RNAcentral holds the sequence, with entries from ENA. Predicted 3D model of a 76-nucleotide RNA (transfer RNA) from a Candidatus Berkelbacteria bacterium. It matches the Rfam family "tRNA". The source organism's lineage runs through Bacteria, Bacteria candidate phyla and Candidatus Berkelbacteria.
RNA sequence: GUUCCCGUAGCUUAAUGGAUAAAGCGUCGGCCUCCGAAGCCGAAGACUGUGGGUUCGACUCCCGCCGGGAACACCA
Repeated sequence: GUUCCCGUAGCUUAAUGGAUAAAGCGUCGGCCUCCGAAGCCGAAGACUGUGGGUUCGACUCCCGCCGGGAACACCA
């Protein structure tokens, strides 16, 4: 440099173009307990990397950019 893949909550992942973006772990609160752990109940937490476009409607489709990864090329 070329091609391809990925980017959603603190972490790991879901989500046919159509509901208020779902869950596990973690965090916080409560119940339980002599106190913890486990268990049970509840809560907070992402406007989806970023800027545009298409569409009645975009996490999803298209384009640019940013970041990460892989393969190939170059390194005279």